The RNA shown here (transfer RNA) has 77 nucleotides and comes from a bacterium. The coordinates come from a structure-prediction model, not an experiment, and the mean pLDDT is 80.

[in-house]
RNA sequence: CGGGGCGUAGCGCAGUAAGGUAGCGCACCUGGUUCGGGACCAGGGGGUCGGCGGUUCGAGCCCGCCCGCCCCGACCA
Numbered sequence: 001c002g003g004g005g006c007g008u009a010g011c012g013c014a015g016u017a018a019g020g021u022a023g024c025g026c027a028c029c030u031g032g033u034u035c036g037g038g039a040c041c042a043g044g045g046g047g048u049c050g051g052c053g054g055u056u057c058g059a060g061c062c063c064g065c066c067c068g069c070c071c072c073g074a075c076c077a
Stems, first nucleotide, its partner, number of pairs: 001073007010026004020057001028044006050066005
C1' cells in the first nucleotide's frame, strides 16, 4: 500500500436475508430464604448501536467519507 472481517450495556454476544418498540447470558442494585457467606427466588437499573454526513415518514440495518482492532497478501529486509 491492496483485499477481507469486526465495532451494539461493565464483559461475552444476538439482532442486518425483509428499515418499523434495541435484546440475551454473566456481572451490578434492591428485597426474600440463611447466623453470615455462597446459592436460589422475585423485582430493578444501565445504550449518542465506533464518528460525521446522506436517503427515508422512519436507520443498529441502506449509501458516502473517516477512525480503531484483527486476518491475508504485497513491499522492505
Its Rfam family is "tRNA". Rfam links the family to the GO term triplet codon-amino acid adaptor activity. About the family: Transfer RNA (tRNA) molecules are approximately 80 nucleotides in length.